[in-house]
Context: one part of a larger RNA
């Protein structure tokens, strides 16, 4: 100087407390461990691995296994030799890849010899490796932590390590600001500048809008530029004003005005560093290993196994509910290999026709919870839907291993979950649906969007994590 303490002081955080809803029990989905297997490819492992890499494992993907091929190789480049267009078709063999045979077959310049182009092939020069090492590395990322810290120059003090500044008194979300001070300044962080949302104004009105004048089944058509909305520019919030507290400071408390008040809400933004943290399987890369194989092509299988254990979720156990009929109100987004209105067929998944739309124009699109009416009456039930049988549909070369959906039948466990444990402070939790990426097909996951919309916070003694000062130490 640090680190540590079941030392002290001060202060924060859904850290506790106060509340609300869960997990832990059930069934299923998914990931992991374990076990099994020819293989169940590999990585991730306290917080910070475990719906993680994977924003889509039937083939492909695929890295694994079995078997069958291949060796300048699956790709590209260079010059050289040979052949001829290449492509395509047929046959044999085969699971396919491939191998073999046959058919067909060049262009341009030139009389020709030959040259150029293109394709295939042969050898040569280069290959290849998701093989190892993340403890050789770059890059990227997680984490402490959006915590308020981490440092430097000059000066001063100390023999020196180092100290001072950065400590102290206040204050703040903040090393934020004020005052004081052997310090005076500065940098990286904080804040602000950026995006979004909340109010108003100006400009602009089509595909959006409809108050006024007509019109219609319908903003449908004329018309309008007010409103909504769209999207470009501006205004607005600064403790600015008033009162109080305070060192007359910084600031804090209350009030007015205001759409908004003390960082208005949300996001992006992550200092010096820590964990030899993660990644050699995104990519790049040193070294090592491999080269008729650890490369490469193909078929089938596996990654989907199943006594079991754990994590994360979904659906429930019902009456604040289930079922049936009627009826209302979103936002964000996507669409030409696409979204598909409407009509017909089908109980349905869907099928057959078929208009519009490269979209504020057409379509996905029904929002759901809600509201109105009916029914069920506490029961393993009209709760719950696992499991299984049969019959179908869709995608795709192909759904056996191993996809999703529909109908009929079947109707399991489950009556609120031990010890323990998680999230959340407001448009939040809880609850309800909608969209998107990936994608032929496949979502309870992920990323977004809106609808309905709470309870509680006395307080900081205790648990956990963190910041500053101080103290002890046989630790570095």
């Nucleotide at each position: 100087u640090g680190a540590c303490g079941g030392g002290g002081g001060c202060c924060c955080g859904c850290a506790c407390a106060a509340g609300c809803g869960g997990u832990g029990g059930a069934g299923c989905a998914u990931g992991u461990g374990g076990u099994u297997c020819a293989a169940u490819u590999c990585g991730a492992u306290g917080c910070a691995a475990c719906g993680c890499g994977a924003a889509g494992a039937a083939c492909c993907u695929u890295a694994c296994c079995u078997g069958g091929g291949u060796u300048u190789g699956a790709a590209g480049a260079g010059g050289g030799g040979c052949a001829g267009a290449c492509a395509g078709g047929u046959g044999g063999u085969g699971a396919a890849a491939g191998c073999c045979a046959c058919c067909c077959u060049c262009u341009c310049c030139g009389c020709a010899a030959g040259g150029a182009g293109c394709u295939g092939u042969c050898a040569c020069u280069u290959a290849g490796g998701u093989g190892c090492u993340g403890c050789a590395u770059g890059g990227c990322u997680g984490u402490c932590g959006u915590c308020a810290g981490c440092u430097c120059g000059u000066g001063u003090c100390g023999u020196g390590a180092g100290a001072u500044g950065u400590u102290g008194g206040g204050u703040u979300a903040a090393g934020u600001c004020c005052c004081g001070c052997a310090a005076c300044g500065a940098g990286c962080g904080c804040a602000a500048c950026c995006c979004u949302u909340g109010u108003c104004c100006u400009c602009a009105g089509u595909u959006a809008c409809c108050a006024c004048c007509g019109u219609u089944c319908a903003g449908u058509c004329g018309g309008g530029g007010a409103c909504u909305c769209u999207g470009a520019g501006g205004a607005g919030a600064c403790c600015g004003c008033c009162g109080g507290u305070g060192a007359c400071a910084a600031a804090c408390c209350g009030g007015a005005g205001g759409a908004a008040g003390g960082u208005g809400g949300g996001g992006a933004u992550g200092a010096c560093g820590u964990c030899a943290a993660g990644u050699c399987c995104u990519c790049a890369u040193g070294g090592c290993c491999u080269u008729u194989a650890u490369g490469u092509c193909c078929a089938g299988g596996g990654c989907u196994a199943c006594a079991c254990a754990c994590g994360u979720g979904c659906u429930a156990c019902a009456a604040u509910g289930g079922c049936c009929g009627g009826u209302a109100c979103a936002a964000a987004c996507c669409g030409u290999u696409g979204c598909c209105a409407c009509c017909u067929c089908g109980c349905g998944a869907g099928a057959g026709g078929g208009a519009g739309c490269c979209a504020a124009u057409c379509g996905g699109a029904a929002a759901a919870a809600g509201c109105c009416g009916g029914u069920c009456u506490c029961a393993g039930u009209u709760c719950g839907g696992a499991u299984u049988g049969c019959a179908g549909g869709c995608u795709g070369c192909a759904a056996c291993u191993c996809g999703c959906c529909u109908g009929c039948a079947u109707g399991a466990a489950g009556c609120u979950g031990g010890a323990a444990u998680c999230g959340c402070u407001a448009g939040u939790a809880a609850u309800c649906g909608c969209g998107g990426a990936u994608c032929a097909g496949c979502a309870u996951g992920c990323c977004g969007c809106g609808g309905u919309g709470a309870a509680u916070a006395c307080g900081u003694u205790c648990c956990c994590g963190g910041g500053c000062c101080u103290u002890g130490u046989a630790c570095a």
Description
Predicted 3D model of a 476-nucleotide part of an RNA (small-subunit ribosomal RNA, 3' major domain) from an uncultured Acidobacteriota bacterium. The RNAcentral record of the full RNA draws on Greengenes. Model confidence (mean pLDDT): 83 of 100.